[in-house]
RNAcentral holds the sequence, with entries from ENA. Small-subunit ribosomal RNA from an uncultured prokaryote, 1467 nucleotides, folded computationally. Model confidence (mean pLDDT): 84 of 100. It matches the Rfam family "Bacterial small subunit ribosomal RNA".

RNA sequence: AGAGUUUGAUCAUGGCUCAGAACGAACGCUGGUGGUAUGCUUAACACAUGCAAGUCGAACGAGCGUGGCCUAGCUUGCUAGGAUUCUGCUAGUGGCGCACGGGUGAGUAACACGUGGGAAUCUGCCUCAUAGUAUGGAAUAACAUUCAGAAAUGAAUGCUAAUACCAUAUAAUACCUCCGGGUCAAAGAUUUAUCGCUAUUAGAUGGGCCCGCGUUAGAUUAGUUAGUUGGUGAGGUAAUGGCUCACCAAGGCUACGAUCUAUAUCUGGUUUGAGAGGAUGAUCAGACACACUGGGACUGAGACACGGCCCAGACUCCUACGGGAGGCAGCGGUGGGGAAUAUUGGACAAUGGGGGAAACCCUGAUCCAGCAAUACCACGUGAGUGAUGAAGGCCUUAGGGUUGUAAAGCUCUUUCAGAUAUGAAGAUAAUGACUGUAAUAUCAGAAGAAGCACCGGCUAACUCCGUGCCAGCAGCCGCGGUAAUACGGGGGGAGCUAGCAUUGUUCGGAAUUACUGGGCGUAAAGCGCGCGUAGGCGGCUUGGCAAGUUGGAAGUGAAAUCCUGGGGCUCAACCCCAGAACUGCUUUCAAAACUGAUAGACUAGAGUUAAGUAGAGGAUAGUGGAAUUCCCAGUGUAGAGGUGAAAUUCGUAGAUAUUGGGAGGAACACCAGAAGCGAAGGCGACUAUCUGGGCUUAUACUGACGCUAAGGUACGAAAGUGUGGGGAGCAAACAGGAUUAGAUACCCUGGUAGUCCACACUGUAAACGAUGAGUGCUAGUGGUCGGGUCUAUACGAUUCGGUUGCAAAGCUAACGCGUUAAGUACUCCGCCUGGGGAUUACGGUCGCAAGACUAAAACUCAAAGGAAUUGACGGGGGCCCGCACAAGCGGUGGAGCAUGUGGUUUAAUUCGAUGCUACGCGAAAAACCUUACCAAUCUUUGACAUAGUAGAUCGCGAUUUCCAGAGAUGGACUCCUUCAGUUCGGCUGGAUCGGAGACAGGUGUUGCAUGGCUGUUGUCAGCUCGUGCCGUGAGGUGUUAGGUUAAGUCCUUUAACGAGCGCAACCCUCAUUCUUAUUUGCCAGCGGGUAAUGCCGGGAACUAUAAGAAAACUGCCAGUGAUAAAUUGGAGGAAGGUGGGGACGACUUCAAGUCAUCAUGGCCCUUAGGCUGGGCUACACACAUGUUACAAUGGGAGUUACAAAGGGCAAGCAAAGGAGCGAUCCUAAGCCAAUCCUUAAAAGCUCUCUCAGUUCAGAUUGCAGGCUGCAACUCGCCUGCAUGAAGUUGGAAUCGCUAGUAAUCGUGGAUCAGCACGCCACGGUGAAUACGUUCUCGGGUCUUGUACACACUGCCCGUCAAGCCAUGGAAGUUCUUUUUGCCUGAAGCCAGUGGGCUAACCUUUUAGGAGGCAGCUGUCCACGGUAAGGCCAGCGACUGGGGUUAAGUCAUAACAAGGUAGCCGUA
Repeated sequence: AGAGUUUGAUCAUGGCUCAGAACGAACGCUGGUGGUAUGCUUAACACAUGCAAGUCGAACGAGCGUGGCCUAGCUUGCUAGGAUUCUGCUAGUGGCGCACGGGUGAGUAACACGUGGGAAUCUGCCUCAUAGUAUGGAAUAACAUUCAGAAAUGAAUGCUAAUACCAUAUAAUACCUCCGGGUCAAAGAUUUAUCGCUAUUAGAUGGGCCCGCGUUAGAUUAGUUAGUUGGUGAGGUAAUGGCUCACCAAGGCUACGAUCUAUAUCUGGUUUGAGAGGAUGAUCAGACACACUGGGACUGAGACACGGCCCAGACUCCUACGGGAGGCAGCGGUGGGGAAUAUUGGACAAUGGGGGAAACCCUGAUCCAGCAAUACCACGUGAGUGAUGAAGGCCUUAGGGUUGUAAAGCUCUUUCAGAUAUGAAGAUAAUGACUGUAAUAUCAGAAGAAGCACCGGCUAACUCCGUGCCAGCAGCCGCGGUAAUACGGGGGGAGCUAGCAUUGUUCGGAAUUACUGGGCGUAAAGCGCGCGUAGGCGGCUUGGCAAGUUGGAAGUGAAAUCCUGGGGCUCAACCCCAGAACUGCUUUCAAAACUGAUAGACUAGAGUUAAGUAGAGGAUAGUGGAAUUCCCAGUGUAGAGGUGAAAUUCGUAGAUAUUGGGAGGAACACCAGAAGCGAAGGCGACUAUCUGGGCUUAUACUGACGCUAAGGUACGAAAGUGUGGGGAGCAAACAGGAUUAGAUACCCUGGUAGUCCACACUGUAAACGAUGAGUGCUAGUGGUCGGGUCUAUACGAUUCGGUUGCAAAGCUAACGCGUUAAGUACUCCGCCUGGGGAUUACGGUCGCAAGACUAAAACUCAAAGGAAUUGACGGGGGCCCGCACAAGCGGUGGAGCAUGUGGUUUAAUUCGAUGCUACGCGAAAAACCUUACCAAUCUUUGACAUAGUAGAUCGCGAUUUCCAGAGAUGGACUCCUUCAGUUCGGCUGGAUCGGAGACAGGUGUUGCAUGGCUGUUGUCAGCUCGUGCCGUGAGGUGUUAGGUUAAGUCCUUUAACGAGCGCAACCCUCAUUCUUAUUUGCCAGCGGGUAAUGCCGGGAACUAUAAGAAAACUGCCAGUGAUAAAUUGGAGGAAGGUGGGGACGACUUCAAGUCAUCAUGGCCCUUAGGCUGGGCUACACACAUGUUACAAUGGGAGUUACAAAGGGCAAGCAAAGGAGCGAUCCUAAGCCAAUCCUUAAAAGCUCUCUCAGUUCAGAUUGCAGGCUGCAACUCGCCUGCAUGAAGUUGGAAUCGCUAGUAAUCGUGGAUCAGCACGCCACGGUGAAUACGUUCUCGGGUCUUGUACACACUGCCCGUCAAGCCAUGGAAGUUCUUUUUGCCUGAAGCCAGUGGGCUAACCUUUUAGGAGGCAGCUGUCCACGGUAAGGCCAGCGACUGGGGUUAAGUCAUAACAAGGUAGCCGUA
């Protein structure tokens, strides 16, 4: 410090996620030692049991003991009594403490806390100081007796003490005061010095009170408050104060957020962060609050009191049912809750606390120990050497690699743990729980001590096996559908390490709330537009002030923590010391630039005035013409309207058309222009009246009067609402006609609200420049509107104010903006923070309603969105091409048959190919074989290969016969014949048999693991690269443009210049000529011969053959063109503009086809092998490709001519001759082929048929034959005779072909025993048409739009149906909380009363008084009750929409002109 993720790729926006650190944690796996810390975050839930606050006999009486003394009973000794004495213990009275220490965080949004100040206060014990400590008195517990009660406990009578209680005296430097005066104390103990006691002053310590500032969220909480705010007086308190009361006034708080609601102890700090900030408030420390819940006071220096009291309530316990007892949020512990948190331990040795004169006692404070890897820190689990790179594991290309110096082995060491011995400090003289602890020494032995998560990217680390969208993983992106580095296991690796992962939470990264430090034209975001209040900001200049600001000083900012420097535990964690820091607050001194407030001055901002000026600015009234419609009348006749085409509709009752007249409403052609005006909405005939604003020029005046603008308020298109008018045209709704699968639409005919006017509402629009208002600054230039100035008077120059185009700098993600900014700065306002849910719900305000404004959450996704790029696509556009259409010729689709396919059938009908690019395709030949399929059957190291092996045997073949069997095969038999080498050996080689086991084998699977080959785009003209340039980038340029071409062919231009693969050419063939050659081909001339023939001699002219050359290049001429490329025409030429044909197929596309040609990875199987028969040939049907026809351009009969290219190792081609009607057969010459063989047909000529299911057509069937073959039944081909089906030119639709082509005619070949209508090839005869590119299909190129990129067979919206999820409404119901009124009124303080009771003091004493108590009454008040509300939450029949979910239904709304451009508001 960043990274992953939206896209085909890119940039930016934007969210989500990750890497870091932390924790009072928890969970999983694992676990050696020690130190230091920490340990109920949940139920402030309930608690058994033990302990946690006592102490003082030197305050007091009394009791109980102990020792001594005396006396008596009596024997040492025991017992009894007595006074005094010694000493101990203690229930009670009394004193002090119990208000500390310890716990918890429920409440509290507050002077509770933090910080800094303040005045009207109290303070036990403690310290300093002054003074005093006198005289009396009356009681009471204990105790005794009696009584009540289960108990707790209580009552009566009697006795007694005090440092308990009371009175009196004294009285100031105390207190009160009306200034005269008045008032207030005390306690002793003990025998020697102290400790106490009382009053007062001062201090210290600790409290109480007041104030400034700081201190969570919500405005879908906007008003709140009656003791409320203030005053006077009184009361009350330690003290100020409405703290309380009476009276008076009507105030107080609040947009700088009152009140209400929710949540929450606060702080030092902790954690994170570079910081600013954010989150947090365990342990430690300070403060506050609370003590079962609520209320209350008492005592006291201090409490409204955790281990005190009273009352009420809930709960628990005891009970004799009458009544009582209790409060762990002290330490342990229990139950419960929970993911989760320890021992019913030791000691007061230390530190502190209470009491005491002290000894001492108490102390779950504290110090220790125990439990827990909960955290931090430290240590260990060994060290060195050791290659045969052992074994084993894993992988493997089978060679090896790796685990790995790792192990073993050898040589060492002993930290820690263990054993033994010694043994501190903590302790000043004594006292040690911890503890025989820390530590030290010795001993033995490598001995007792390693795991966890991860390995697709982010993110360090890879392979095998298993699994097969299953099981599973996952933080995000995403893995898994048979070769998974992503699941599970193994091996290996990388990471951390006594821990490691996971989960949760916080900060960070996140500049993703932006103070530091973001944005708003199109990504989320400028209010529809003005005016204006508060607020914020504000021109120039002078003086003084000092609030902000700046500097100095002082106080404070607790300690601990953090940081720095030292020191102590062996180090560290930890601890100790010192410093710095604590960024803050307060006080004070100083400065005066800036801001501020204040006093004055100025004119550049703003405004007023004068003179002009342009304008659809606004309002009201009036006027006008054109047009539509309607009415009347005339002319006139059959149609008119309307549409893509129609129909509804109107019209013979006279329409449409046309002429004249009239009525009425609405809108104002031309002018008219990105021209004008207005704040925006908006404004358009003319005239008049009223009226707002702007601009220009100029003088004078005011003197900052300004800018912005939360709330507020005016205006605000269309639609809509209310009332009343008006209503011509247009026109939601509605009706009809069309279209359509449907058509609640688009189109047509009608048509009502509405549109118009007046008044009143509504308040929204894609109200847009998607751009808030204002001010300053920053190149220009063109057009235009309004005004001014100048001159050389014209396309003139210049200056203000508008408006519009292009553009510099700059900005921007880009597009773009650019003096009218989206540049550069300042001021103010509004708004945004991922998409959906949601322009929503609820609540509130407004509205007559429709609805508007304000405005969430649950849940869900990892994206949504912007700009630009390359493609693809468009029922977008331009240009161009192709038998693409058109123009033609002939077909297919109809019939029969053949072949292939689908489907069906079957034991099997083997498999593959499936739009174009499968379907006479693989298959250039299925009777057996082929053959892969089915049935039966045989065989199991195999039909075939390799290597080794106990052993046995030895040739190959022919022949005869028999048996079993369907056959393969097996068994027997006759005869002929007897492996090679040889050192002659049962030696070697080879072969065969046999057994077992390696293996063979597979047309089994995967063409979506592959190679190779092939199809198709397409013989279309394209596809790219290097360097340079442009762009942030993807990319672009080049390759576009203007011409041209069959062509990215060529030329010109050009930020491009070049190059490559394609095109073309080079290759083959055909067409012309020449040269050479001359047999098997040829024969002109010469000779010979024949019935005839190159038959012979010979020839090399011709043809032909086959080798080499030549020839064609827009080369020449003319026109056009830009002077080019090129093109048009012409000449010559066998051929003319790539001469015809072929081979040749760029980058790619289709996961195209093929594992069944072959090869091959993985997987799988014996599915291998043999053989017989069957099947691939089935048959309701559908499709494809062919063939034969439907006839006279023909059929039949006869006659007759002319090819090319092939084939024929011999098991072939076969002449001639013969037989047969024929297929064919018999016999057989020749040919190893330019030698021999292999019939050309159509055409031509003659005759016949005469338009018919025929003398057309030939299917089907019968009979008889032929050929091939082991074998023609399933299932071959051919022939003859007979039979003679459909079919009379083929619907929608569709195919081929542009010249030696189509059409037509025959010939040959491959395969092959046989079988050809198919395929491949050959020649014969031999046309028609092309105006042209509008349309169909396909392609190329440029451009445009795009929400597509699996790329239009794309994308995608909504209802309905189904599952799941959260949520709104809802009759009601339940709970919490709260307000108001009323009722009730425990305990208690206070007040009153007090007839009952009453020791201290007084008196005139059988008693009375003062004072007090019980009781009673009253105000206040907790709980409770009741009535009416408010708020929040839970549930809720039913209901609303929303979200989500591979393959449901209906349509096709949007994206292209998305097929009616889309969108916004409204009905």